[in-house]
Context: one part of a larger RNA
RNA sequence: CUGGGCGUAAAGCGCGCGUAGGUGGUUAGUUAAGUUGGAUGUGAAAUCCCCGGGCUCAACCUGGGAACUGCAUUCAAAACUGACUGACUAGAGUAUGGUAGAGGGUGGUGGAAAUUUCCUGUGUAGCGGUGAAAUGCGUAGAUAUAGGAAGGAACACCAGUGGCGAAGGGCGGCUCACUGGACCAUUACUGACGCUGAGGUGCGAAAGCGUGGGGAGCAAACAGGAUUAGAUACCCUGGUAGUCCACGCCGUAAACGAUGAAUGUUAGCCGUUGGGGAGUUUACUCUUCGGUGGCGCAGCUAACGCAUUAAACAUUCCGCCUGGGGAGUACGGUCGCAAGAUUAAAACUC
Numbered sequence: 001c002u003g004g005g006c007g008u009a010a011a012g013c014g015c016g017c018g019u020a021g022g023u024g025g026u027u028a029g030u031u032a033a034g035u036u037g038g039a040u041g042u043g044a045a046a047u048c049c050c051c052g053g054g055c056u057c058a059a060c061c062u063g064g065g066a067a068c069u070g071c072a073u074u075c076a077a078a079a080c081u082g083a084c085u086g087a088c089u090a091g092a093g094u095a096u097g098g099u100a101g102a103g104g105g106u107g108g109u110g111g112a113a114a115u116u117u118c119c120u121g122u123g124u125a126g127c128g129g130u131g132a133a134a135u136g137c138g139u140a141g142a143u144a145u146a147g148g149a150a151g152g153a154a155c156a157c158c159a160g161u162g163g164c165g166a167a168g169g170g171c172g173g174c175u176c177a178c179u180g181g182a183c184c185a186u187u188a189c190u191g192a193c194g195c196u197g198a199g200g201u202g203c204g205a206a207a208g209c210g211u212g213g214g215g216a217g218c219a220a221a222c223a224g225g226a227u228u229a230g231a232u233a234c235c236c237u238g239g240u241a242g243u244c245c246a247c248g249c250c251g252u253a254a255a256c257g258a259u260g261a262a263u264g265u266u267a268g269c270c271g272u273u274g275g276g277g278a279g280u281u282u283a284c285u286c287u288u289c290g291g292u293g294g295c296g297c298a299g300c301u302a303a304c305g306c307a308u309u310a311a312a313c314a315u316u317c318c319g320c321c322u323g324g325g326g327a328g329u330a331c332g333g334u335c336g337c338a339a340g341a342u343u344a345a346a347a348c349u350c
Stems, first nucleotide, its partner, number of pairs: 004321003007304002012318001014203004021196003025088007033081002035077008049065006091193001092190004096185004103179002107175003110155001116150007126137002163171002208249006217243002222238004260317006268295012299306002323350003332343004
């Protein structure tokens, strides 16, 4: 390389958009690049193979044939692929009318809420914390309780294997305006415009970084108290970065469904969610399209299990794997302010 694979054994890029490339619906005609057949030329000799001959045999030598599976030229075929021309509507898209939604960014705003701090009143000796304690707070009046004020963060119930989103557990108080997508129905329009996608480009939790704000609660680091043989921990009292906002970086996660994207085909049953249709109408029943769950047949699987949301049966394209360790490391390159990320070996060893 061929091959075989990628839910859990090694292996699906975290996820989009998209360039080149690969690949591609129905139909008519033309062409003849691929394809198929014939002919001609060439494909040195030797070797290999077949049938013979010569050394006593053999190795070896030698005659003839076949072969040299290739290339070029030419003649033909036109089913399939390609190319060109024309047509179509089942893929894809557009228009029209609706529907649901924590989809996105910006602004405003709320309290029966809660924590904290401050002020004032009542009130007196404890509070807090634990397995038990202590550190800590408190006669300078705490805790508790009532009223008021400030400020930040988060939005109880509703709430749901519920919804939305390409993904990231990403999105959850209310609200004006802005904005992306999805789904359903009806006819009309465009007429293959599709799928995938190396490079490329954008988005991308948390933590972390830079500048400037903010800082209630929580809380790495740190300090103290316990526990313990020790306790650089688990428990407790405090507490700084951070968590929050704006702008700019970082670009990684068990970024998981550990399952790439797209299309078609293949038993059923029970939920749930968004529409449409029909029948009945108080409930409801039947049916259809889209999503989301639980079982389960065929089939698949090493088994577990998957099973119309496939890990079944097929097609197209991309990514990735090739014994364990060394190692996702070194060196070099690229990116980054840094932390580091990415690309990515070998010696050696079992």
Molecule: small-subunit ribosomal RNA, central domain
Organism: uncultured bacterium